[in-house]
Molecule: small-subunit ribosomal RNA
Organism: metagenome
């Protein structure tokens, strides 16, 4: 403090709980005896066994030797031995101190604790004496002599004894030695990252004497003496990373990467320091001290060390049970039972990984339903699933149940031992008894498809595709790269693929990577040969021959732990996993044999090197002198004005006399011609002449040397120009600079000038595109030519041969990516050096060295990027080169740009001024006909299945249709009247259908978009002459060849050649029409000729009257025309050029001559050209509106710019009058004659004519006549007023004509520009189509009348073919550079600021060996050495961070040039 049965008390609460006696129960002292448990003291362990890799580039570790330089407790063998004595101390007890932790005094006591004597097989040590062994310091045997030098006892049984204890006899321990066996120590060969931007280091350092230490060898340590040691390419010192190794991961291998489990070494235990114990330690859970840090205190002083199991906390993207049990294994102690044992076994938690099972299995098409998707037909999810039969692994539930267990006790036998039947050991037999795991493993019923699938990815690589969203957003991406409205790439769907208790991603190794190349690259030009030479070291090296035996080869032994991996078995139900065996561990040792090669040693040669003799050529070098031209300057004549310079020009010089020209002079520099892919030199370089010194090479001789050689890191010289330092010396050039010019600028380019410098003497410097972008040597492997310099030959030549250089060629072979290389190799081999490893940062930055600066040599990282490069190819460019054409230029002739109008177009305005077209190829362009219509565009009323189609339902009954009045701009609205058609049935307008109307439903409607989703169509380049293919040959390949070449053409059109041979599409022809002719036809055409007729015209007559013509008719088809079918032109003929060819130039004949002339016709392809507003279509989007439909505006506006055009500006004209000749279309809703009316437009009219008939219909220009006379006019017409006609519903916005007035700019166009080449260009008129009418001066055709000029291909423009360059390929409107500015990154530097490291010096200085003192031994006491920590101090290195400040690198379409690619406009 909770709870409490009875009792009292209303309740709070209280009483049980006061003292005696008797009972039962219970506990118990000394002491003796058992067993036990605790603390002591003694032994043995505690130095195993578990962790962890921090340090450690080392004998740490692997290997393989050595210890003759050691040591090893318990184990095993053997051999000898254990005699006799002494004094303490825990623990206990007493009494104290401290908070504790702990610790003193005092008193007892024992050992297999500690000691003191003995003995000494034997050991040690020192002497001496004999042997074996060793390379040797030595090591071992043996024998003698001195002299040191051990020990412990307990225990089981017999016997004897009263005992005490005594013997015997077993086991355990004990002592000394000797052997073994384990285990440790040291020692040495080898092997063992990365850095040289670390090249010198080292004083205990090397080595010697002597001592001290150790188990033991040494500078291990001390003193003392010499002055050495180590290293330079075999990397010493230093810096940075790291435990090693067996293995493991990966890979044909050789290698690369790595070291977790498991095994073997090492090292460490809070950081640092030392010793003690001990057989072994400098000890993980032992001691001492210093420090950090945590915890406890009574503030005095203590305590601790999980990198031992768990398990906490933190930190991070992450890593587990505070479990059982010692029952296996294994370990320590112990005579043994047996303790102990977070070693371990087991279990737990995690798909971490590996292995193995399951989630069903067979049947089963209406191919259900739904999802998806459709070309709407389907098609797929899909036998999937429902159904239907089956089976039940695991799982769950019920029963059953291991194996791991054998030591161990305990009984009986037996053998040793023993005197033994005790007892010890060991074999046997029987008996007990031990299991965390665990009621797990396995078996076994019984039920029931019942409880069990996901993740990724489907554009290529790479296995698997549609829909929808989205619209360069949002997103994905490993590389490449998706995404800007039709995303197989984002996100979601359905399908599909893969793998499945998994998948997927993200970290990291390898391998692909022949991308560090030992196996097995490379260096002309892709990254890469050192600028060139002497030569050290090293690498490499001619022939014969004798040893040798170090590479090398072959054989033995020895070692390469065990695991792993292979193999072959075997054991868990299989596997994974385990186990046994066997290969294997590719190496290290040692021995033995071999002796070709290779090195060594030694003998020889002479061919490789060199050397003598004789000759040779040469801008080799350096020194000193000499020479001539020419330039410039000066002085003198002569001379006069310009001289010079330049794309043009200027500054510049000159009348003070210049250039120019003569002549003298002066000086400095280079050295013409000879001169040459000649020459010489290692490169760099080297050119007048002569001399003096001096280098090297080459040819011949075959006399000497005898390998004496090659190559070459490092070093060492030598190195064009510019530069720099000192002293000259300076004509001419000329950076810098000045000026003049160019230019949008002009700090260039060009011009005048001009200083450094160029030149010479010492001395620097050290670099180039220092190039053959090709190291140096040797050998070998067709050939032509040609040139230099020698030598031989002979038949004396333009000769053949041989060396040694220097060059071209060049599919021989062979390399090479390719271009090319090719005896002077980039071929084929050898030896050695040097260099390279994606672009950029960056021939940089810090460091170093080395220059007198300038700057050189060596040389990174971060950061970026998918390229960058190389050689060819096909194109396209070019202010590259050649050829060619083209009205492209030139020669002409007319326009455009100025006027004024038409008419597009842009701006602008606007309620709209609808849209589309834009450089040639947009702009009199869709539109070949905007007042309503059209009409899309705007305001305004208005319909909603709809103006117009189809289909389904359902409905109304004077329904469909016409459609008066009214309302209103109109569409619509309202609505009186009249009244149907078909079919089928029918007696009948009776009934049921169509149609049609009405609702309602699907749909209709859209000149809404996207022409970059498209189909057609069309411009354009260009009617240019190309553009392709088989097949064949050539190249690795892209591609070439053909199709390039000589010719030639209008042509890729022909000939020829020819590795090409056909052939396609383009070119030509074939079409049409146009020039000539011939047949055939002959009405509407035409009329020579024949007949009729014939004038109101003419002529002739006096008249009759003749005659002539127009003109009609009838013949007639001759002619001209028309239309149909032929004919002609083909370089056939000729001459001349040409290859004799193709052609070409001329000529003849011919209507026409070389494509006769036009036209139709437009290859492959370019330009995302143009057109969704001609249609046609895919997607998107609207649906009482972006659809329909009406009225009125609009597209016609107007400061302005532009294109196209018309009319003119006038006399080659304009006006009037009079005369002449066309073709081609066109007309019945039409053209419209004649007549008549108006000035006219036009208007009555009304014949003809559906057109060779009849009409438009008059052609103009021309021709003849006549005015105008050079002006803003009789030129030109625009405006602008008034009258008019016609069309049309309707001319206001907004028509065209006609009269009458009225009379504007303009006087030939500025820079610039166009079109045309013959019936052409100019000019002059006619027709059409759209169309009620017109804006038509447009456009399409048609005929008249008709010129000029073209020398010629240099330019300007496009265009072909070939060839060249190229850093272009969206193709030059291309590419692409550098400042500046701006944003982000990482970085150098840099006053400082703040860390870390190791040394130096020096200062203080625990613990603790060890000396040395204090008495002798313990202990303690001082004191010294040494030194862990700290401290000062001055430099070293190496980080962070730094105001400021270099530069670098990326970023969207920023500024400002135009540097590079082309001859890039100055290579």
């Nucleotide at each position: 403090a909770g709870u409490g049965a009875g009792c009292c008390g209303c309740a709070a609460g209280g009483c049980a709980a006061g003292c005696g006696a008797g009972g039962a129960g219970g506990u118990g002292a000394a002491g003796g005896c058992g067993a036990g448990a605790u603390a002591g003291c003694g032994g043995c362990a505690a130095a195993c066994g578990g962790g962890u890799g921090a340090g450690u580039a080392a004998c740490a570790c692997g290997u393989g030797a050595g210890u003759a330089a050691u040591u090893u407790a318990c184990c095993u063998u053997u051999g000898a031995g254990a005699c006799g004595g002494c004094g303490a101390u825990a623990g206990c007890c007493u009494c104290g101190c401290g908070a504790a932790a702990g610790u003193g005094a005092g008193g007892g006591u024992a050992a297999u604790a500690a000691u003191c004597g003995a003995u000494g097989u034997g050991u040690u040590u020192a002497c001496g004496g004999c042997g074996g062994c060793a390379c040797a310091a030595g090591c071992u045997g043996u024998c003698g002599u001195a002299a040191g030098u051990a020990a412990a006892g307990g225990u089981g049984g017999c016997u004897c004894g009263u005992a005490a204890g005594a013997g015997c006899u077993g086991c355990c321990g004990c002592u000394c030695a000797a052997a073994g066996a384990u285990g440790a120590g040291c020692u040495c060969g080898c092997g063992u990252c990365c850095u040289a931007u670390c090249a010198g280091c080292u004083a205990g350092u090397u080595g010697g004497u002597a001592g001290g230490g150790u188990a033991a060898u040494g500078g291990c340590c001390u003193a003392c003496c010499a002055a050495g040691g180590c290293u330079u390419u075999u990397g010493a010192c230093g810096g940075g990373u790291a435990g090693c190794u067996g293995g493991c991961c990966u890979g044909a291998g050789a290698g690369g990467g790595u070291g977790g489990u498991c095994a073997g070494c090492c090292a460490c235990a809070c950081g640092g320091g030392g010793a003690c114990u001990g057989a072994g330690a400098c000890a993980c859970u032992g001691c001492c001290c210093c420090g950090a840090c945590u915890c406890c205190u009574a503030c005095g002083g203590g305590a601790g060390g999980c990198u031992g199991c768990a398990g906490u906390c933190g930190a991070g993207g992450a890593u587990c049970u505070u479990u059982a049990g010692c029952a296996a294994u294994g370990g320590a102690c112990g005579a043994a039972a047996g303790u102990c044992u977070g070693a371990c076994u087991a279990u737990g938690c995690g798909a971490c990984g590996c292995c193995g099972c399951g989630u069903g299995a067979g049947g089963g098409a209406u191919g259900a339903a739904g999802g998806u998707u459709u070309u709407c037909g389907g098609a797929u999810c899909g036998u999937a699933a429902a159904c239907c039969u089956c089976u039940u692994u695991c799982g769950a539930u019920g029963g059953g149940g291991a194996a791991g267990a054998a030591g161990c006790c305990c009984u009986u036998a037996g053998u040793a031992u023993a005197a033994a039947u005790a007892g010890u050991a060991c074999u046997a037999a029987g008996g007990g008894g031990u299991g965390c795991c665990g009621g797990u493993a396995c078996c076994u019923a019984g039920a029931g498809a019942a409880g069990a699938a996901g993740c990724c990815a489907c554009g290529g690589c790479u296995a698997a595709c549609u829909c929808c969203g989205u619209g360069c957003c949002a997103g994905c991406a490993g590389c490449c790269g998706c995404g800007g409205u039709a995303a197989u790439a984002c996100g979601g769907a359905g399908g599909u693929g893969g793998c499945g208790a998994g998948c997927g991603u993200u970290a990291c190794u390898c391998g692909g990577a022949u991308u560090c190349a030992u196996u097995g690259g490379g260096u002309g030009u892709a990254a890469a040969g050192g600028g060139c030479a002497g030569g050290u070291a090293g690498g490499u090296g001619u022939u014969c021959u004798g040893c040798u035996a170090a590479g090398u080869u072959g054989g033995a032994a020895g070692u390469g732990a065990a695991a792993u991996c292979c193999u072959u078995u075997g054991g868990c139900u299989c596997a994974a996993c385990c186990a046994a065996a066997g290969a294997a561990c590719u190496g290290c040792u040692u021995c033995c044999a071999a002796a070709a090669c290779u090195g060594g040693c030694g003998g020889a040669a002479u061919u490789g090197a060199g050397g003598c003799u004789a000759a040779a050529a040469g801008a080799g070098g350096a020194g000193a002198g000499c020479g001539g031209a020419a330039u410039u300057c000066c002085c003198g004549g002569u001379g006069u004005a310009a001289g010079g310079g330049u794309g043009a020009a200027a500054u510049c010089u000159g009348u003070a006399g210049a250039u120019a020209u003569c002549g003298g002079g002066a000086g400095g520099a280079a050295c013409a011609c000879c001169a040459g892919c000649g020459g010489c030199g290692a490169a760099g370089g080297c050119g007048g002449c002569u001399c003096u010194c001096u280098g090297g090479u080459u040819u011949a001789g075959a006399u000497c040397u005898g390998a004496c050689a090659c190559u070459a890191a490092g070093c060492u010289g030598c190195g064009a120009a510019a530069g720099c330092u000192a002293g000259g010396g300076g004509a001419g050039c000329a950076a810098a600079c000045a000026g003049g010019a160019u230019u949008a600028g002009a700090u260039a380019c060009c011009c005048u000038g001009g200083u450094a410098g160029u030149c010479c003497u010492a001395g620097c410097c050290g670099u180039a595109a220092a190039c053959g972008a090709u190291g140096a040597g040797c050998a070998c492997u067709a050939g032509g030519u040609g040139u230099u310099g020698g030598g031989g030959g002979u038949u004396u030549a333009u000769c053949c041969u041989u060396c040694a250089g220097c060059g071209c060629c060049g599919u021989a072979a062979g390399a090479u990516a390719a271009c090319u290389c090719g005896u002077u190799a980039a071929g084929u081999g050898c030896u050695c050096c040097a260099c390279c490893u994606g672009g950029g940062g960056a021939c940089u930055a810090c460091g170093a060295c080395c220059g007198c600066a300038a700057g050189g040599u060596u040389a990174a990282a971060a950061c970026u990027c998918a390229a960058a490069g190389g050689g060819a190819u096909u194109g396209a460019c070019g202010g590259g080169g050649g050829c060619c054409c083209g009205c492209a230029c030139a020669a002409g002739c007319g326009g455009u740009g100025g006027a004024a109008c038409a008419u597009g177009u842009g701006g602008u305005u606007u309620a709209a001024u609808u849209c589309g077209a834009c450089g040639c190829u947009a702009c009199g362009c869709g539109a070949g006909g905007a007042a309503c219509c059209u009409c899309a565009c705007c305001a305004g009323g208005g319909c909603u299945u709809g103006a117009c189609a189809u289909g389904c339902a359902g409905g109304a009954a004077g329904u469909a249709g016409u459609g008066a009045c009214c309302c209103g701009a109109a569409a619509g609205g309202c609505a009186a009247a009249c009244c149907a058609u078909c079919u089928g049935u029918c007696a009948a307008g009776u009934c049921a259908g169509a149609a049609g109307c009405c609702u309602g439903c699907a749909c209709a409607g859209g000149u809404g978009u996207u022409g970059c989703a498209u189909g057609g169509c069309u411009g354009u380049c260009g009617u240019c002459a190309g553009c392709u293919c088989g097949u064949g040959u050539c190249g690795u390949g892209a591609g070439a060849u053909g199709u390039u070449g000589g010719g030639u053409u209008a042509a890729g059109u022909c000939c020829c050649g020819c590795a090409a041979c056909g052939a396609g599409c383009g070119c030509a022809a074939c079409c049409a029409u146009u020039a000539u002719u011939c047949u055939u036809a002959g009405u509407u055409g035409c009329u020579a000729c024949u007949c009729u007729u014939g004038a109101a015209a003419g002529c002739c007559g006096a008249a009759a009257g003749g005659c002539u013509u127009a003109g009609a008719g009838a013949g007639g088809c001759a002619c001209u025309c028309u239309a149909a079918g032929g004919a002609g032109a083909c370089u056939g003929c000729c001459c001349g050029c040409g290859a004799u060819a193709a052609g070409c130039g001329g000529g003849a004949g011919g209507a026409a001559g070389g494509u006769g002339g036009u036209g139709a016709u437009g290859a492959c392809g370019u330009c995302a050209a143009g057109u969704c507003a001609g249609u046609a279509c895919g997607g998107c989007c609207c649906u009482u509106a972006c659809g329909c439909c009406c009225u009125g505006g609009g597209c016609u506006a107007c400061a302005c710019a532009c294109g196209u055009g018309u009319u003119a500006c006038a006399a080659u004209g304009c006006c009037c009058a009079c005369u002449a000749c066309a073709a081609a279309g066109c007309g019945u809703u039409g053209c419209c004659a004649a007549a008549c009316c108006g000035c006219g437009a036009g208007g009555u009219g009304g014949a003809g004519c559906u057109a060779a008939u009849c009409g438009c219909a008059a052609a103009a220009a021309g021709g003849u006549g006549g005015g105008c006379u050079c002006a803003g006019u009789u030129c030109a017409g625009a405006u602008u007023g008034g009258a008019g006609u016609c069309u049309g519903c309707a001319a206001c916005u907004c028509g065209a004509c006609u009269c009458c007035a009225u009379g504007a700019a303009g006087a030939c166009g500025g820079a610039a520009u166009c079109g045309c080449u013959a019936g052409u260009a100019a000019u002059g008129g006619c027709g059409g189509a759209u169309c009620a009418g017109c804006u038509a001066c447009g456009c399409c055709g048609c005929c008249g009348u008709g010129a000029a000029u073209a020398c010629g291909u240099u330019c300007c423009c496009g265009g072909g073919c070939c060839u060249u360059g190229u850093a272009c390929a969206c193709a030059c409107c291309g590419c692409c550079c550098g400042u500046c500015a701006a944003g982000c990154g990482a970085u150098g530097g840099a006053a400082g600021c703040u860390g870390g490291u190791g040394g130096u010096a020096c200062c203080u200085g625990a613990a603790a060996u060890c000396c040395c003192c204090g008495u002798u031994u313990a202990c303690c006491g001082g004191g010294g050495c040494u030194u862990a920590a700290g401290g000062u101090a001055a430099a070293a290195c190496u980080g962070g961070u730094g105001a400021c400040u270099g530069g670098c690198g990326c970023u969207a379409a920023g500024u400002c040039g135009u540097a590079a690619c082309a001859a890039g406009g100055u290579a």